[in-house]
Context: one part of a larger RNA
RNA sequence: GCCGGCGAGUUAUUGUCAGCGGCAAGGCUAACCCGUUCAGCGGGGCAGCCGAAGCGAAAGCGAGUCUGAAUAGGGCGUUUGAGUCGUUGGCGAUAGACCCGAAACCGAGUGAUCUACCCAUGGCCAGGGUGAACCUGCCGUAACAGGUGGGGGAGGCCCGAACCCUUUUACGUUGAAAAGUGAUGGGAUGAGCUGUGGGGAGGAGUAAAAGUCUAAUCAAACUCGGAGAUAUCUGGUUCUCCCCGAAAUGACUUUAGGGUCAGCCUCGGGUCACUACGCUAUGGGGGUAGAGCUACUGAAUGGAAUCGGGGGCCUACCAGGCUACCUGCUCCAAUCAAACUCCGAAUACCAUAGCGACUAUCCCGGGAGUGAGCCUGCGGGUGAUAACGUCCGUAGACGAGAGGGAAACAUCCCAGACCGUCAGCUAAGGUCCCUAAUACCUGCUAAGUGCUAAAGGAAGUUCGAUUUCCGAGACAGCCAGGAUGUUGGCUUAGAAGCAGCCACCAUUUAAAAAGUGCGUAAUAGCUUACUGGCCGAGAAAUUGGGCGCCGAAAAUGAUCGGGACUCAAGCAGGUUACCGAAGCUGCGGGUUCGUGAUGUUCGUUGAACGUCACGAGCGGUAGGGGAGCGUGGCCAGACAGAUACAAGCGGUACCGUAAGGAGCCGUGUUGGGUCUGGCUAGUGAGAAUGCCGGC
Numbered sequence: 001g002c003c004g005g006c007g008a009g010u011u012a013u014u015g016u017c018a019g020c021g022g023c024a025a026g027g028c029u030a031a032c033c034c035g036u037u038c039a040g041c042g043g044g045g046c047a048g049c050c051g052a053a054g055c056g057a058a059a060g061c062g063a064g065u066c067u068g069a070a071u072a073g074g075g076c077g078u079u080u081g082a083g084u085c086g087u088u089g090g091c092g093a094u095a096g097a098c099c100c101g102a103a104a105c106c107g108a109g110u111g112a113u114c115u116a117c118c119c120a121u122g123g124c125c126a127g128g129g130u131g132a133a134c135c136u137g138c139c140g141u142a143a144c145a146g147g148u149g150g151g152g153g154a155g156g157c158c159c160g161a162a163c164c165c166u167u168u169u170a171c172g173u174u175g176a177a178a179a180g181u182g183a184u185g186g187g188a189u190g191a192g193c194u195g196u197g198g199g200g201a202g203g204a205g206u207a208a209a210a211g212u213c214u215a216a217u218c219a220a221a222c223u224c225g226g227a228g229a230u231a232u233c234u235g236g237u238u239c240u241c242c243c244c245g246a247a248a249u250g251a252c253u254u255u256a257g258g259g260u261c262a263g264c265c266u267c268g269g270g271u272c273a274c275u276a277c278g279c280u281a282u283g284g285g286g287g288u289a290g291a292g293c294u295a296c297u298g299a300a301u302g303g304a305a306u307c308g309g310g311g312g313c314c315u316a317c318c319a320g321g322c323u324a325c326c327u328g329c330u331c332c333a334a335u336c337a338a339a340c341u342c343c344g345a346a347u348a349c350c351a352u353a354g355c356g357a358c359u360a361u362c363c364c365g366g367g368a369g370u371g372a373g374c375c376u377g378c379g380g381g382u383g384a385u386a387a388c389g390u391c392c393g394u395a396g397a398c399g400a401g402a403g404g405g406a407a408a409c410a411u412c413c414c415a416g417a418c419c420g421u422c423a424g425c426u427a428a429g430g431u432c433c434c435u436a437a438u439a440c441c442u443g444c445u446a447a448g449u450g451c452u453a454a455a456g457g458a459a460g461u462u463c464g465a466u467u468u469c470c471g472a473g474a475c476a477g478c479c480a481g482g483a484u485g486u487u488g489g490c491u492u493a494g495a496a497g498c499a500g501c502c503a504c505c506a507u508u509u510a511a512a513a514a515g516u517g518c519g520u521a522a523u524a525g526c527u528u529a530c531u532g533g534c535c536g537a538g539a540a541a542u543u544g545g546g547c548g549c550c551g552a553a554a555a556u557g558a559u560c561g562g563g564a565c566u567c568a569a570g571c572a573g574g575u576u577a578c579c580g581a582a583g584c585u586g587c588g589g590g591u592u593c594g595u596g597a598u599g600u601u602c603g604u605u606g607a608a609c610g611u612c613a614c615g616a617g618c619g620g621u622a623g624g625g626g627a628g629c630g631u632g633g634c635c636a637g638a639c640a641g642a643u644a645c646a647a648g649c650g651g652u653a654c655c656g657u658a659a660g661g662a663g664c665c666g667u668g669u670u671g672g673g674u675c676u677g678g679c680u681a682g683u684g685a686g687a688a689u690g691c692c693g694g695c
Stems, first nucleotide, its partner, number of pairs: 001695006011095013026050003032044005054061002064076004098236002101233001105226006117199008125190001127159003130155001134151006163187003168183004202218001204214002239628006249262005263370002265367006275360001277356008290343001291341002297337003301333004307328004311323004373398001375396008403414003418589004423585003429579003432563003439575006450565001456550002460547010477534005483507003488502003513528001517526002590618013629684001631681009648667005654661002
């Protein structure tokens, strides 16, 4: 891991509600006793309990009573009559109370054969080195001291085996081993190592102290018991079908992942009214959106004018003056506000009436679950006009919703799945191929834009608008001219159209600036404006719209889902057909509720069950309600069977909406079994890191 078996709302007492039954202003017995056909039943037993009357703390009074001085007022009652006993079920309470699960707490014991410390008594430490005290010969000293030789053999001394330890490292790490092996290393006469016996223990021991050690267990050992401790926590909780179907909110909470009440769901009973709901009309209050502000309170920009205040400068003082400074008032112009309003909607809400829908509302009672929500659109707060952010409001979806579309994709778009059907129509979205289904018309795009993005940039291209020029010849190009006073004056070394300043006249002309740019030291030179000719039809500027271009950088290989696509298979507008879902329709079937008809049963108003027709429904988590299937045992009745009857096991093409139920063929050799109606429960397994067994 798989397979098999076991494995979780029980029982007692009590309360409450519902179903069924008995009796009823009453109902019931308990212990116990007697009888008996004896786990039972019959009779007795009114002690007691509940109800028929309440109020008061009570005495007490009583349809009243209490408070009170009260005959007042007020509180609780009376009117409005139903209880009680049994039984079954739902739920609560008390008990372990659906099952498994702590870490812990307490009690009584067992442990120092491991280990820490202590006590008693034994054992062990190859070999080598160093050479203290002390003794002594000699030298030496006045004597000491001192020197030197010999002897001696001290030491938590040195090197190093046994022995004890474990510094570093490798291996080992489902090991050879629940701490080892190899190499390396420390101690090795000592606070040494070790044998045997003994001592003290659980809030206690022991500890050269690490919270170490106390039998592979230690910030309180182990065993048994209290004990099924407690667990607002996690996990698990076993057959089927049918009807309805939530919540993730509010208030309070030593409360926030838990509760209590309310809200929302379900079941039963009552209510059947314009009660609720929708639309229309009429009437209301409001201060939001918007708007506005010499209509207030504030904010805030520029200007004007005179005036006021302050600052600075000037002034001997006084007085005064100046001011590119700040500010107030007034005026002009342009603005802003959730906590501004002279104004002011749409919606929403309230009321009344009419209409529409057709029981949805409301009340009483039984049972819940929920009280972590999430995304999207819209209105806001917060944040950074960030977040798959956070907090409200409002609507929808998911949650609890399958199907089609969006390549894939809870929440987006379409659309709400009772079942069947090799029939049809559509929605969103699509119709070149993958891939079901299309053609046409008119434009646009050239960027593979389409198939991501901004400020900003650009004679991209296309369609408009306005203005100017133009067959009296525009615009571009080419040919020609572009002159004279004059080198204007000034300045300057020079300044001649062209460094700079001032002025910018006049002449000849078809036209030509006291000069548009280049250029020179200054001239010169080139060129432009301007004019003529050639040419022959549009040219130029500004501006608006459509589609494109650049802006455009990310880490493994790219891409619109892919291929691929260019008068498109892109974009815009229009037309047409088709495809496309569990939507709608056709056909067949089931079921729930309602209405009508009809049959049977019951003692009835009526109810139950069945048949038919019509109508409306039948997605579903938590959860409520209903109806069933199957298992063990028991009771009553009916029955099969000896030629294999039953269970079990193997096979099998049958029946039922499901749980399930047969039949037949084998196997199975004596055990019982089947059906109908009841009763009863150790009654249904896939999950609990479930338990036991097998492999």

This is a predicted structure of a 695-nucleotide part of an RNA (large-subunit ribosomal RNA, domain II) from a Phycisphaerae bacterium. Rfam family: Bacterial large subunit ribosomal RNA. The prediction has a mean pLDDT of 83.